[in-house]
Context: one part of a larger RNA
RNA sequence: CGCAGGAAAUUUGAGGAGAGCCUUCUCUAGUACGAGAGGACCGAGAAGGACAGACCUCUGGUGUACCGGUUGUUCCGCCAGGAGCAUCGCCGGGUAGCCACGUCUGGAUGCGAUAAGCGCUGAAAGCAUCUAAGCGCGAAGCCAACUCCAAGAUUAGAUUUCCCAAAUUAACUUAACAGUUAGGAGUAAGGUCCCCAGGAGACUACUGGGUAGAUAGGCCGCAGGUGUAAUGCGCGUGAGCGUUUUAGCUGAGCGGUACUAAUAGACCGAGGA
Numbered sequence: 001c002g003c004a005g006g007a008a009a010u011u012u013g014a015g016g017a018g019a020g021c022c023u024u025c026u027c028u029a030g031u032a033c034g035a036g037a038g039g040a041c042c043g044a045g046a047a048g049g050a051c052a053g054a055c056c057u058c059u060g061g062u063g064u065a066c067c068g069g070u071u072g073u074u075c076c077g078c079c080a081g082g083a084g085c086a087u088c089g090c091c092g093g094g095u096a097g098c099c100a101c102g103u104c105u106g107g108a109u110g111c112g113a114u115a116a117g118c119g120c121u122g123a124a125a126g127c128a129u130c131u132a133a134g135c136g137c138g139a140a141g142c143c144a145a146c147u148c149c150a151a152g153a154u155u156a157g158a159u160u161u162c163c164c165a166a167a168u169u170a171a172c173u174u175a176a177c178a179g180u181u182a183g184g185a186g187u188a189a190g191g192u193c194c195c196c197a198g199g200a201g202a203c204u205a206c207u208g209g210g211u212a213g214a215u216a217g218g219c220c221g222c223a224g225g226u227g228u229a230a231u232g233c234g235c236g237u238g239a240g241c242g243u244u245u246u247a248g249c250u251g252a253g254c255g256g257u258a259c260u261a262a263u264a265g266a267c268c269g270a271g272g273a
Base pairs, nucleotide, nucleotide: 001152005163006162007161008160009159010158011157015149016148017147018146021049022048023047024046025045026044027043033038051106052105053104054103055102059100060099061098062097066093067092068091069090070089071086072085073084074083075082076081109144110143112142117137118136119135120134164272168183169182170181171180172179173178190268191267192266193265194210195209196208197207198206215261216260217259218257219256220255221254222253224250225249226248232243233242234241235240
């Protein structure tokens, strides 16, 4: 821009893409078959591999704004307690998120049409012949089914709901009322800008929220993490130990609470060929 008014939501599916895998074992059955050695079809069941998708309860990884230990050095006047630097200084753990080595799920099915192949009936060609007419069976393959995208599918689809069908300028028609065409302006439903954010994201887009509000931050509570802070008291010559104390601190998690910031506003947007 189009989809013959303007919007919001829910959809149909023309068409397209993906997936489609394999192994072992058990039963049938040591049966059929076979002199024996060996050893099935068909059917039923159970494990597993690789691959794919989703997820984070468990296991594990990461987790540089979480917690603790510790070395050297500089500084906070000193002690104590801390801060900076040294690969996050090094080391031990670790929430959310993101992950796999973890968990769950998937490759089902169809008296749909077929290939090779196997057949029925059957002439040409008194026989024979699956084929010439006709009719069957028959694959991991095709089609459908499964998952995803999808009306720019210009053949531009469908359903539901909302907004109205007004005012004005010019031209034309008319005796007049009025009508037709063209135009810009202000609006409706609705939308955008702007702002607070996000399981969304390069930007954009998408999603949630904008005071009639829990959208983010702060604060409060809880979970989870770390592992028992500082101070005081007691003991020890001392390094230190015990106790106060399962403390103190705590990023992203869960819930609550208008304290802070989403203020104020601006713009676009139909009149139905």